[in-house]
Context: one part of a larger RNA
RNA sequence: CUGGGCGUAAAGCGCGCGUAGGUGGUUAGAUCAGUUGGGUGUGAAAGCCCCGGGCUCAACCUGGGAACUGCAUUCAAUACUGUCUAGCUAGAGUAUAGUAGAGGGAAGUGGAAUUCCGCAUGUAGCGGUGAAAUGCGUAGAGAUGCGGAGGAACACCAGUGGCGAAGGCGACUUUCUGGACUAAUACUGACACUGAGGUGCGAAAGCGUGGGGAGCAAACAGGAUUAGAUACCCUGGUAGUCCACGCCGUAAACGAUGACGACUAGCUGUUGGUAUUGUAAUGAUAUUAGUAGCGAAGCUAACGCGUUAAGUUGUCCGCCUGGGGAGUACGGCCGCAAGGUUAAAACUC
Numbered sequence: 001c002u003g004g005g006c007g008u009a010a011a012g013c014g015c016g017c018g019u020a021g022g023u024g025g026u027u028a029g030a031u032c033a034g035u036u037g038g039g040u041g042u043g044a045a046a047g048c049c050c051c052g053g054g055c056u057c058a059a060c061c062u063g064g065g066a067a068c069u070g071c072a073u074u075c076a077a078u079a080c081u082g083u084c085u086a087g088c089u090a091g092a093g094u095a096u097a098g099u100a101g102a103g104g105g106a107a108g109u110g111g112a113a114u115u116c117c118g119c120a121u122g123u124a125g126c127g128g129u130g131a132a133a134u135g136c137g138u139a140g141a142g143a144u145g146c147g148g149a150g151g152a153a154c155a156c157c158a159g160u161g162g163c164g165a166a167g168g169c170g171a172c173u174u175u176c177u178g179g180a181c182u183a184a185u186a187c188u189g190a191c192a193c194u195g196a197g198g199u200g201c202g203a204a205a206g207c208g209u210g211g212g213g214a215g216c217a218a219a220c221a222g223g224a225u226u227a228g229a230u231a232c233c234c235u236g237g238u239a240g241u242c243c244a245c246g247c248c249g250u251a252a253a254c255g256a257u258g259a260c261g262a263c264u265a266g267c268u269g270u271u272g273g274u275a276u277u278g279u280a281a282u283g284a285u286a287u288u289a290g291u292a293g294c295g296a297a298g299c300u301a302a303c304g305c306g307u308u309a310a311g312u313u314g315u316c317c318g319c320c321u322g323g324g325g326a327g328u329a330c331g332g333c334c335g336c337a338a339g340g341u342u343a344a345a346a347c348u349c
Base pairs, nucleotide, nucleotide: 004320005319006318007303008302012317014201015200016199017198021194022193023192025088026087027086028085029084030083031082033081034080035077036076037075038074039073040072041071042070049065050064051063052062053061054060091191092188093187094186095185096183097182098181099180103177104176105175106174107173108172109171110154115149116148117147118146119145120144121143125136126135162169163168206247207246208245209244210243211242215241216240220236221235222234223233258316259315260314261313262312263311266294267293268292269291270290271289272288273287274286275285276284277283298305299304322349323348324347331342332341333340334339
């Protein structure tokens, strides 16, 4: 070097785009770089290995052979790989016509509810709990009605339903915009896959500046509980939660399962298409792209997975190598900070 692995035992980067690199459909021709065969030269001697010989044997010495798996050059071979040329259409993409969707950005609008304010009715309680108390209320609360203000979230529809690469996305309207799927033709003609670095996106919390602030609510205060109660419960309540712009870059960022392709029984539900057929009311069949449940073979330590594979395979990337020390120290890079990222060792079991 080869050889093992990564759902739960250590191990899939949170997710895209993409550079280098690696890998790459099909036909014919050319070339002969890789590849294969032969020749020539070289590959010192000694040593190793084989067959002999000499010291009484052996070690040792010695003759011959083999080997020296290499390099150079030359002559050939041409299946495969490469390169070049010319094609092809099954991969990939484009055009046309449609379909579904909480995909994204911006602007505007709406109703229910909570809270607060004003007015009115009205009187002694309200609230809260296991029970209470703090709290609110005769300065008129709570309840009820009308009006107003303001912020945040969008009941029902709603669905192992949909969309998105992931994070995620749910009132309505308008506008800008990304992707997917379907059918039939036409076109391009391998334009592809993966992707070290790089670059972009990335929940919540947190940070900076300026707004906003209804409800909720870290911190904090009080009341309870308790041996204590820096908690669980209750009454309050500030950051924050919301908006704009800029940072942060992490999560059990999970399907704890990288991406792409090929192959390998089925059955059932559901979403979006298409085709055929039919009742012409519901449908049936086929096919396709998703999304779920169960299961053949097979796999797995088991659990389980099972055409959405964890089955059988190919290409490329990432990662793992006993527990603790430690995702820590030091150094580098990034950050306003919080910290992130890269990442040890001593020692110990």
Model confidence (mean pLDDT): 88 of 100. A computed fold for a 349-nucleotide part of an RNA from an uncultured Gammaproteobacteria bacterium, annotated as small-subunit ribosomal RNA, central domain. Rfam family: Bacterial small subunit ribosomal RNA. Its family is annotated with ribosome and structural constituent of ribosome in the Gene Ontology.